[in-house]
Molecule: SAM riboswitch aptamer (S box leader)
Organism: uncultured Parafilimonas sp.
RNA sequence: CUUAUCAAGAAAGCAGAGGGAAUGGCCCUGUGAAGCCUUGGCAACCUUCCAAUAAUGGAAAAGGUGCCAACUCCAUCCCGCACAUGCGGAGAGAUAAG
Numbered sequence: 001c002u003u004a005u006c007a008a009g010a011a012a013g014c015a016g017a018g019g020g021a022a023u024g025g026c027c028c029u030g031u032g033a034a035g036c037c038u039u040g041g042c043a044a045c046c047u048u049c050c051a052a053u054a055a056u057g058g059a060a061a062a063g064g065u066g067c068c069a070a071c072u073c074c075a076u077c078c079c080g081c082a083c084a085u086g087c088g089g090a091g092a093g094a095u096a097a098g
Base pairs, nucleotide, nucleotide: 001098002097003096004095005094006093011039012038013036014035018028019027020026022076023075024074025073040068041067042066045064046063047060048059049058050057051056072092078089079088080087081086
């Protein structure tokens, strides 16, 4: 950079004060934050198998990632609709594959 997905799902141990990307909100947190070559789990992008192949669908979970408060926590700059505090898209961000 391209493509796809982002309303579901899933906690213990150790540790000991921060965390939720930025800004503003609003929250979480000693009833335990961040972190971890720990254990467990979720999911199924890569992967494996089946349906002759592709598309697509189904199944699996050993391996490579990811994830396990709140819709990507909400909003932000832009566009459209409604115009009331709303909705949708785009953008931004995250993850995977190339």